[in-house]
Molecule: small-subunit ribosomal RNA
Organism: marine sediment metagenome
RNA sequence: UUUGAGGGUUUGAUCCUGGCCCAGGAUGAACGCUGGCGGCGUGGAUAAGGCAUGCAAGUCGAGCGAUCGGCCUCGAGCCUUUUGGCUUGAGGUACGGAGCGGCGAACGGGUUAGUAACACGUGGGUAACGAACCCCAGAGACGGGGAUAACCCGGGGAAACUCGGGCUAAUACCCGAUGGUCCCUGAAAAACACAAGUUUUUCAGGGUAAAGGUUCCUAUUUUUAUAGGUUCCGCUCUGGGAUCGGCCCGCGGCCUAUCAGCUAGUUGGUGAGGUAAUGGCUCACCAAGGCUAUGACGGGUAGGGGGUGUGAGAGCACGACCCCCAACAAGGGCACUGAGACACGGGCCCUACUCCUACGGGAGGCAGCAGUCGAGAAUCUUGGGCAAUGGGCGAAAGCCUGACCCAGCGACGCCGCGUGCGGGAGGAAGGCCUUCGGGUUGUAAACCGCUUUUCUCCACGAGGAACUCCGCUUUUAGCGGAGUGACGGUAGUGGAGGAAUAAGGGGAGGCUAAUUCUGUGCCAGCAGCAGCGGUAAAACAGAAUCCCCGAGCGUUAUCCGGAUUUACUGGGCGUAAAGGGUCCGUAGGCGGUCGAGUAAGUCUCUGGUUAAAGCCCAUCGGCCUAACCUUUGGGAUGCCAGAGAUACUGCUCGACUAGAGGGCGUCAGAGGCUGGCGGAACGCACGGUGUAGGGGUGAAAUCCGUUGAUAUCGUGCGGAACACCAAAAGCGAAGGCAGCCAGCUGGGGCGACCCUGACGCUGAGGGACGAAAGCCAGGGGAGCGAACGGGAUUAGAUACCCCGGUAGUCCUGGCCGUAAACGAUGGGCACUAGCCAUUGGCAGUGUCGACCCUGUCAGUGGCGAAGCUAACGCGUUAAGUGCCCCGCCUGGGAAGUACGACGGCAACGUUGAAACUCAAAGGAAUAGACGGGGGGUCACACAAGCGGUGGAGCAUGUGGCUUAAUUCGACAAUAACCGAAAAACCUUACCAGGGCUUGACAUGCCAGUGAAACCCCGGGGAAACCUGGGGACUCCACAAGGACACUGGCACAGGUGCUGCAUGGUUGUCGUCAGCAGGUGCCGUGAGGUGCUCCCUUAAAUGGGGGAACCUGCGUAACCCUCGCCCCAUGUUUUACGUGUCAUGGGGGACUGCCGCAGAUAAUGCGGAGGAAGGAGAGGACGACGCCAAAUCAGCAUGGCCCUUAUGCCCUGGGCGGCACACAUGCUACAAUGGCCGGUACAGCGGGUUGCGAAGCCGUAAGGCGGAGCUAAUCCCUUAAAACCGGUCUCAGUUCGGAUCGAGGGCUGCAACUCGCCCUCGUGAAGCCGGAAUCGCUAGUAAUCGCGGAUCAGACAUGCCGCGAUGAAUACGUUCUUGACCCUUGUACUCACCGCCCGUCACGUCAGGGAAGCCGGUAGUACCUGAAGUCCCGAUUUUUUCGGGAUGAGGGUAAGAUCGGUGACCAGGACGAAGUCGUAACAAGGUAUCCGUAGGGGAACCUGCGGAUGGACCAUAUCUUU
Repeated sequence: UUUGAGGGUUUGAUCCUGGCCCAGGAUGAACGCUGGCGGCGUGGAUAAGGCAUGCAAGUCGAGCGAUCGGCCUCGAGCCUUUUGGCUUGAGGUACGGAGCGGCGAACGGGUUAGUAACACGUGGGUAACGAACCCCAGAGACGGGGAUAACCCGGGGAAACUCGGGCUAAUACCCGAUGGUCCCUGAAAAACACAAGUUUUUCAGGGUAAAGGUUCCUAUUUUUAUAGGUUCCGCUCUGGGAUCGGCCCGCGGCCUAUCAGCUAGUUGGUGAGGUAAUGGCUCACCAAGGCUAUGACGGGUAGGGGGUGUGAGAGCACGACCCCCAACAAGGGCACUGAGACACGGGCCCUACUCCUACGGGAGGCAGCAGUCGAGAAUCUUGGGCAAUGGGCGAAAGCCUGACCCAGCGACGCCGCGUGCGGGAGGAAGGCCUUCGGGUUGUAAACCGCUUUUCUCCACGAGGAACUCCGCUUUUAGCGGAGUGACGGUAGUGGAGGAAUAAGGGGAGGCUAAUUCUGUGCCAGCAGCAGCGGUAAAACAGAAUCCCCGAGCGUUAUCCGGAUUUACUGGGCGUAAAGGGUCCGUAGGCGGUCGAGUAAGUCUCUGGUUAAAGCCCAUCGGCCUAACCUUUGGGAUGCCAGAGAUACUGCUCGACUAGAGGGCGUCAGAGGCUGGCGGAACGCACGGUGUAGGGGUGAAAUCCGUUGAUAUCGUGCGGAACACCAAAAGCGAAGGCAGCCAGCUGGGGCGACCCUGACGCUGAGGGACGAAAGCCAGGGGAGCGAACGGGAUUAGAUACCCCGGUAGUCCUGGCCGUAAACGAUGGGCACUAGCCAUUGGCAGUGUCGACCCUGUCAGUGGCGAAGCUAACGCGUUAAGUGCCCCGCCUGGGAAGUACGACGGCAACGUUGAAACUCAAAGGAAUAGACGGGGGGUCACACAAGCGGUGGAGCAUGUGGCUUAAUUCGACAAUAACCGAAAAACCUUACCAGGGCUUGACAUGCCAGUGAAACCCCGGGGAAACCUGGGGACUCCACAAGGACACUGGCACAGGUGCUGCAUGGUUGUCGUCAGCAGGUGCCGUGAGGUGCUCCCUUAAAUGGGGGAACCUGCGUAACCCUCGCCCCAUGUUUUACGUGUCAUGGGGGACUGCCGCAGAUAAUGCGGAGGAAGGAGAGGACGACGCCAAAUCAGCAUGGCCCUUAUGCCCUGGGCGGCACACAUGCUACAAUGGCCGGUACAGCGGGUUGCGAAGCCGUAAGGCGGAGCUAAUCCCUUAAAACCGGUCUCAGUUCGGAUCGAGGGCUGCAACUCGCCCUCGUGAAGCCGGAAUCGCUAGUAAUCGCGGAUCAGACAUGCCGCGAUGAAUACGUUCUUGACCCUUGUACUCACCGCCCGUCACGUCAGGGAAGCCGGUAGUACCUGAAGUCCCGAUUUUUUCGGGAUGAGGGUAAGAUCGGUGACCAGGACGAAGUCGUAACAAGGUAUCCGUAGGGGAACCUGCGGAUGGACCAUAUCUUU
């Protein structure tokens, strides 16, 4: 260079495949909302359904006759007041009506039903043809004749119409003549032609024509008229032209093979007929042909083209308007006339329908223009005019023209214009939002100025007119005059008026441009797709604002595009959809080397054609512009013809040997078929030995066995399969093939030469072969073994396991024809690095020979360069690079199903849809999670131990129940002595009742009061509170005002009301587990990986080594605190003093530092020394990224919502303590390692002034009195207890155990009834060590013992947090349980196994299939009947008519074919929120799965046989890499 854009949606994420959807353009459109004007276009797409009414084809008197009407002139009669009226005669006539005749009516106009065809398009042919009107040329037009309409008369009929008789004319009709270069027949010659034949010339014979009219002049004539000449128009024959047609042929353009065979005038010939003309076009006879996989025949659909829409193009779709062609004219048939028709507004007949009728009979055809009904989502005026253009007739004037030109209606489309322009910020009011500051609507409005397109009114006012007529004239052509416009008083121009008359539709989560508030609460609704809506919705609805377009905007429908998603341009098939199970081979497609010829393909040039319109480019012009119209030039794939070129392909001929094949030699092999032979094992039978079991399983049982099994030995019989060799090996086309021997036989490799000479490759149809199962018939039957029976397992077990066992498995013959028939990879040829292994052959080196080694050909494997691939992977055995041929795919499901057809004995196979439904279904790879997968590692995880829980009673908490209330929260682990480290009132949030309303509490404002607050006294009351009386006159300032308080009012307070799934903060848990993450680099299309994997080591991602990684952060560790040893300093207390213990503060010490051993020399481990302490010395604090929408709105804070004389606040009382039960955590026990009594000893942490409270005294005791001392190393709490010593109890429901209950006391507190604690006396329950199960703990730990503290008036504390005293046992080890970490593997999981998911059954909806039948359509066949018409024959008087025959639309009968509708019922399918039964699949899915086949079973499924790996894991062998 004008020419190409993508996006959304499958996933946790990714790449790919693949469908669905969107953005664009278009329309004869329709619908919704809206609507100012103009120009140009366009408008019945459905019912080729039916039509009222009007109009759409006539014209010519210059072809003819008549004279019915009109008009004019003249005349007559009658009437009459009249310019008059009526009747009648003659003549004329530019008129109207009817007829004869001519031309036209076959054009123009409409429609698209039919038609798949020479219908159309394109290019040819006609030597096989025609033609009225028009043009040119030549020749001619002589003489006769008889009729007939009109008209008159008569008849029939309701009408339409018709019959008979009579008269008449012609450019109507007929006869004769003449005639040629016309036609026919025959003959000859020449030229052309593929042929039939054509043309030209010549000769002979025969045959066929005609019409007049008109203008003017002259002559004759009384006129009519006649004759001659002349103008124009006509007539006849012939030839040519122009133009229009007929016929024929090549090529081109729909779907269907679930239509495969079709055809009797069928195909051809001869002859005849027919036509303008060829031809089975028709007929007779003869022959038996013709078409078809390059799709005949049948079915469905459809007018074709120029073109139109879209598209980058190639294409795809369409065929409105305009142009060309065809076909049709209510449905069907037929001919006549004519130049032309089988005739839209002509005819005849049949049918259906409508109308008229006197019922006898008739009339009609809008798919012409308007209009009407109907059906429909839907498509206009019963308009004007022939002024223009065009057509018919005519000499012309002219007439006709629903063609046409105009107008009307419809935003139906395209184009143009307008609805104002400029100024205008206190950014008005109002609306909306708001963080309350403001923002936005918005210069928008108001307001000021200006303009007048449009609009209204007034005035003027076209072009479109060319032509015709008249007059004159140089009457071939010009001049003058007159006249002609539907549109239309329109376009346009001028003037006046006044911003005046004029804006909507859709959208705003993404795709896709444009955002907020409110309402709603999986409701109502939206939606083109994915998807929104379950209380904070930018997605629903409304509002505000914004975005897009604008007299339109959206929606729906349809087409193209995007979609390279049918791929010619331009796709694929290992795993995504897709290679046929395999081979042989037909047609076809493709094909080696050299030469010659040809020129079909191919290429070049030229000519013709490709109508016009349209389109593109350029250009002229007309409407103001544009749309629209127009001039000129150019372009466009195609087809035909001619000339040329010859590289390639084709064809013909010749040659060659590299492909292919044959011959010769040799080799390997589970290649195939047949026959025979063999041993092991197994079963059975017989016999021997022998005795009580055997067998089987996870464990068992069924089963076998004392009638002697199992075991063992011998003998015999039987059937099936062939261990070792054996291999990744070999052979075969595939399926498949394995003991040994023999016979027959197919294929292959290698070697060196010889021969043939392209004989090749592929292969639609077709044929053959084809595992297992299955079928038929006959055998056979050892083992195994569907079905079946039994035993187990189980909730069940139609299964897995076990005991039996029939078909079958085996053989012969015949079917079946399918498999995960797989390398999920069609065949052939060629090319493109290698290395290793192995099988077969040959050669070389070497050797006596062989092995080995090297090379090469053929095969079979592994790893890999380049390259390819979405990735995985493939990689000379390609999935690489190319060529040739075949098969197959085009979203998932429905479905390999239905119907049809073919095959089969059947089972069933092959071919193979649709409706409907979904927004996906898929492939590969990634990160996780998971596994009744694997490997490694850890933890009081198990094991080894010690002590508990689960049983009892009680305490506490929770559920449940109850209640007026039993306030609320917490619910596996991670709720349950938890929030609560203190519920009698308070707390308190709950309930009942009584009260308060700016409030118990905060801030601000307004008004009033300061005998208001406050204090004292009184009354009511349960109190809160209400109310009465009295007192003081406060502070700054002293006027006002303020502080303080009350009353009234306004803003507001208040809420333990809701939402922890709107949140902050905090917390639990995984887990003190070792992980989590980033930068840069590298790898990968990408998700992502690497780092962080691996080896060694560690408590540790701790450290070391290696490594495409190198660093870094958060975690680990360390830093911090406590304890243990030492030192220093200080010294309240302690002590008689000094010192020390001790207390406080600071420092040292431990680092694998030293030695040895092990180890990669490292990290590190083990042992040892020293040391108070040794390998982290012990303990604590400290908790990565994150998970659980974990917990908490009731600790606090907080968005939103809700309550406001109440869901707020105050008070009294009650409740939180209720008790048939269940669970959790504890305490005390069940006793002698003990209980009781007496005596004796030894701690530490802490607390104390509304406090701890000593001594002493009282009380049995709780406690009381008392008050010393102590703001605490000083005083007090404070006697520690277990322990030890002595005594007693003697195994029992006890001197164990202490619950429960009775009585009496004490303490705190306003108050111990509900509902406190303590003491004394009495009472003395369960309980004798705890089922299944389960918890804690690895050392100063467990266990046992007491002590202190917080909260607190007191205390329901056996809880919690601390402190010390006494003080063990055990750990082989990591198989198992639980949890965790790392690596790896599989996955259909990813709200992640508490996952996913399959089938029956039940219910509902929908579509399709089958179905006894029923109904309808379509196309044919056979027979019967048979209108009009045509043809033939015959008759009659030629015309005409009649009779017969043939053909023939239609009708009828019959048997079928095919398509559709409907149908009780039947079977399956799809979809539907939570239904039922099981658990089939995904992990080794708990019996690996799947394929084919067969049987069985509620169901998924199970089992047998064969097959695949698209099976996990482990082991072995081999190979590869390092």